The prediction has a mean pLDDT of 81. A computed fold for a 75-nucleotide RNA from Eubacterium sp., annotated as transfer RNA. It matches the Rfam family "tRNA". By type it is a transfer RNA. From the family's description: Transfer RNA (tRNA) molecules are approximately 80 nucleotides in length. The sequence is in RNAcentral, with records from ENA. NCBI's taxonomy places the organism under Bacteria, Bacillota, Eubacteriales, Eubacteriaceae, Eubacterium.

[in-house]
RNA sequence: CAUCCCUUCGUCUAGUUCGGUUCAGGACACAAGACUCUCAAUCUUGAAACACAGGUUCAAAGCCUGUAGGGAUGG
Numbered sequence: 001c002a003u004c005c006c007u008u009c010g011u012c013u014a015g016u017u018c019g020g021u022u023c024a025g026g027a028c029a030c031a032a033g034a035c036u037c038u039c040a041a042u043c044u045u046g047a048a049a050c051a052c053a054g055g056u057u058c059a060a061a062g063c064c065u066g067u068a069g070g071g072a073u074g075g
Stems, first nucleotide, its partner, number of pairs: 001074007010028004020058001030046005051067005
């Protein structure tokens, strides 16, 4: 320098195939409540995310382009 892949709640991750419904779902962690003499466990509830920018479209987490970060291969 070129080509390809990845980036989603605090962490890990599903969904991208074929764009379309409810608040983008789950586990752990966290907060509140219930239970308990108390703690733990268990149960209920809650907050929290599509890397960034632009484009296409009636509609984008998913398509296109660029940027940033990470990785693989080649030179």